[in-house]
Source information: Predicted 3D model of a 136-nucleotide RNA (c-di-AMP riboswitch aptamer (ydaO/yuaA leader)) from a soil metagenome. The coordinates come from a structure-prediction model, not an experiment, and the mean pLDDT is 77. The RNAcentral record of the sequence draws on MGnify.
RNA sequence: UGCCGAAUCCGUGUACGUCGCACGGAACGGGGGACCCGGGUAGUUCGGGGCGAAUUUCGGUCAUUGUACCGCAACAGGCUAGCCUAUUCUUCUCAGCCUGAGCCCGUCAGCUAACCUCGUAGGCAAAUCGAGAGGA
Numbered sequence: 001u002g003c004c005g006a007a008u009c010c011g012u013g014u015a016c017g018u019c020g021c022a023c024g025g026a027a028c029g030g031g032g033g034a035c036c037c038g039g040g041u042a043g044u045u046c047g048g049g050g051c052g053a054a055u056u057u058c059g060g061u062c063a064u065u066g067u068a069c070c071g072c073a074a075c076a077g078g079c080u081a082g083c084c085u086a087u088u089c090u091u092c093u094c095a096g097c098c099u100g101a102g103c104c105c106g107u108c109a110g111c112u113a114a115c116c117u118c119g120u121a122g123g124c125a126a127a128u129c130g131a132g133a134g135g136a
Base pairs, nucleotide, nucleotide: 001125002124003123004122008026009025010024011023012022013021014020027120028119029118030117031116032115037110047108048105049104050103051102055074056073058071059070060069061068062066075100076099077098078097079096080095081093082092
């Protein structure tokens, strides 16, 4: 300076070679929660559910038959470039390069007005400057 993501901004105080801490507000995002509906729907260990793009079919592998591993696809998601569009949000390209994880609740939650409640993290890329190590 940009990117993924809801994860930012403002005010007061305090601390401080520094993006901290406390409180308050705004904004953004998530969960719970009626009537009605779900008219035979869903669940009841084959447990069930939530955040998130992060799912599924098929095929294969294995001492393991598993919520396992691998592969191609389908489908979903992100960035870049160009195009369309328009006034700030979009469209298209079999374009190029990537991702399809992880975590949580704890036997329990459909939708859901009022209402209640929670989060505001983390990670990455390029450039510049500086330091260190190694090599020739």